[in-house]
RNA sequence: ACAGCAAGCCAUCUUAUCGCUGUCCCUUUAGGGAGAGAGGAAAGUCCGGGCAACGCAGAGCAUCUUACUUCCUAACAGGAAGGACCUUUGUCGGUAACGGCAAAGGUACAGCUAGUGCCACAGAAAAUUACCGCCUCUUGCAAGAGAGGUAAGGGUGAAAAGGUGCGGUAAGAGCGCACCAGUGGGCGGGUGACCGUCCCAGCUGGGUAAACCUUAGGAGUUGAAAGACCAAAUAGGCUGACAGCGCCUCGCUUCAGUGGGGCUAAGGGCUGCUCGUCCGAUGUCAGUGGGUAGGUCGAUGGAGCCUGUGCGUGAGUGCAGGCCUAGAUAAAUGAUAAGACGCACUCUCUCUCAGGGGGUGCGACAGAACCCGGCUUACAGGCUUGCUGUUAAC
Numbered sequence: 001a002c003a004g005c006a007a008g009c010c011a012u013c014u015u016a017u018c019g020c021u022g023u024c025c026c027u028u029u030a031g032g033g034a035g036a037g038a039g040g041a042a043a044g045u046c047c048g049g050g051c052a053a054c055g056c057a058g059a060g061c062a063u064c065u066u067a068c069u070u071c072c073u074a075a076c077a078g079g080a081a082g083g084a085c086c087u088u089u090g091u092c093g094g095u096a097a098c099g100g101c102a103a104a105g106g107u108a109c110a111g112c113u114a115g116u117g118c119c120a121c122a123g124a125a126a127a128u129u130a131c132c133g134c135c136u137c138u139u140g141c142a143a144g145a146g147a148g149g150u151a152a153g154g155g156u157g158a159a160a161a162g163g164u165g166c167g168g169u170a171a172g173a174g175c176g177c178a179c180c181a182g183u184g185g186g187c188g189g190g191u192g193a194c195c196g197u198c199c200c201a202g203c204u205g206g207g208u209a210a211a212c213c214u215u216a217g218g219a220g221u222u223g224a225a226a227g228a229c230c231a232a233a234u235a236g237g238c239u240g241a242c243a244g245c246g247c248c249u250c251g252c253u254u255c256a257g258u259g260g261g262g263c264u265a266a267g268g269g270c271u272g273c274u275c276g277u278c279c280g281a282u283g284u285c286a287g288u289g290g291g292u293a294g295g296u297c298g299a300u301g302g303a304g305c306c307u308g309u310g311c312g313u314g315a316g317u318g319c320a321g322g323c324c325u326a327g328a329u330a331a332a333u334g335a336u337a338a339g340a341c342g343c344a345c346u347c348u349c350u351c352u353c354a355g356g357g358g359g360u361g362c363g364a365c366a367g368a369a370c371c372c373g374g375c376u377u378a379c380a381g382g383c384u385u386g387c388u389g390u391u392a393a394c
Base pairs, nucleotide, nucleotide: 001390002389003388004387005386006385007384008383009382010381012340013339014338015337016336017335018334020037021036023034024033025032026031039365043376044375046374047373048372049371050370051223052222053221054220058275059274060273061272063219064218065217066216067215068082069081070080071079072078083109084107085106086105087104088103089102090101091100092099093098110214111213115212116211117208118207119206131154132153133150134149135148136147137146138145139144162180163179164178165177166176167175181204182203183201184200185199186198187196188195189194227297228296229295230294237288238287239286240285241284242283243282246263247262248261249260250259251258252257267279268278269277270276304323305322306321307320308319309318310317311316341363342362343361344360345359346358347357348356349355350354
C1' cells in the first nucleotide's frame, strides 16, 4: 500500500427572505418580543416493561415460551465475559493413530440408560447378521461339495462391533502389550460451566429430540381507537325471550306503607375451559329506534441527557456538578436564493509524487402520534479502531 473479516461514529453546514405549530412575557380588536420544533432507524409490530381498565384475590388444565456457566439490567427470547463442540487458515510435535499453539467464524450447546418412533437405496446385516475371503477336518482323479472356526483383509454405505503398531494364533480377535482416543473412578484447580502434561481400570457397537416426548424455569387478559372527567341533548322509548313478583334483619309510621343493609334466581363479569369468586329483586339478554358526537386530561421531568471522577476484563455502576430539548389531533416542524463541504466524471495548469483552477451531475434510507429498553430490516458517501493474508522498503 492492497485485499478480507469484525466493531463503532457521522448522516450535510451557514446566511437571508417568506411561511407553519407550541410555550413564556408585553399589549389587549389587531399585534410585538424571546425560545423551541421529526430519527439512527421515528420503520417492522417481533420481545420486555412503565401506565390504564377488568371491584379485590386465587387453584388446576390447556396453550405459548425459555434451555452451557457466571455476571449486567426495571425486565427480556436482550447484552458482557467465559466453557464445550465443530469448521477454515497458518504453524509445531509424532513411524502412525493423534495432539498442541495462534487467529477468524459457527452452534435451536438440558435429556436418547423414562418411553414410543425413524435411519431410504445399496448391502449378508442398520442393532446380534457373515456375501467374498482366511483357517482346520472329511470326501473327490480334478473342478468342486459337506462340517466346524473367524470378524484381522475386501465389498456396500453417511454410518458396519474404538484406532495405530508389535506379539500371539490353525487362521483370527483387546486375546495380550505399548501408545492414542473415549468412558468410569480417585486426587488437584476453578464462584461455575468445566479443566489437568497426575494415578487406577481392557471397561469400549451407533445417529436423530429444528422427531413425538421427558425434565427444569417462566407467562392473568386487553391495549392509547386503553381509559378518566366535564358540559349539552333526548324517548332510560318500543318488541321478544328468560326468571321473579322471593327470604332475613334494622329503623320510621296515619298500620297501610316506606327507607337502609344482607342473601339469592334468571343472566352477566374475571378467563380459552373447569372449580372458585364477584355483580345481580324488578332485573338480565337480544333486536329496533331516538339524542349527543363539544371540550379537558391521559400526553411528555424521564428505569432522562451531558461533563468530570472512582470501581470493574467487560456489559455496566457509585459520587459530584450542569441541562430541560416537539406535543400535534387529520395531524405543524417547510419553501426559495446564494455560498461552503463531500463524492463522481471531465477539461486545463504546474508537472516525479502530488497539488491548484474551471465545468456538469449527485448528496442515501426515510417522517414523531402514550412512553422507555432491546431485536430485525433499509441506507449514497465519509471517518476511526482491531485482527489475518499478500507485496515493497528500512
This is a predicted structure of a 394-nucleotide RNA (Bacterial RNase P class A) from Pontibacter silvestris.
Its mean pLDDT, the model's own confidence on a scale to 100, is 75.
The sequence was found by an Rfam model in a public genome assembly.
It matches the Rfam family "Bacterial RNase P class A". Rfam classes the family as a ribozyme. Its family is annotated with tRNA processing, ribonuclease P activity and dimeric ribonuclease P complex in the Gene Ontology.